The RNA shown here (transfer RNA) has 73 nucleotides and comes from a Candidatus Omnitrophota bacterium. It matches the Rfam family "tRNA". The family's RNA type in Rfam is transfer RNA. It was read from a public genome assembly.
[in-house]
RNA sequence: GCGGGCGUAGCUCAGUUGGCAGAGCACCUGAAUGUGGCUCAGGCGGUCGCGGGUUCAAAUCCCGUCGCUCGCC
Repeated sequence: GCGGGCGUAGCUCAGUUGGCAGAGCACCUGAAUGUGGCUCAGGCGGUCGCGGGUUCAAAUCCCGUCGCUCGCC
């Protein structure tokens, strides 16, 4: 330099037939317990890497760009 994959909640990741952004863990509150853990109930948490385009509507399609990663040279 060329090509592929990945980037979504604090962490690990789902979500492509374009139509309200989700799960588990963590965290907070409560129940239960002599206290804690486990368990149960509820809750908080997101510019979907960034910029632009298409569309009535974009995490999803298109272009550019940044980071990580794999391969080729």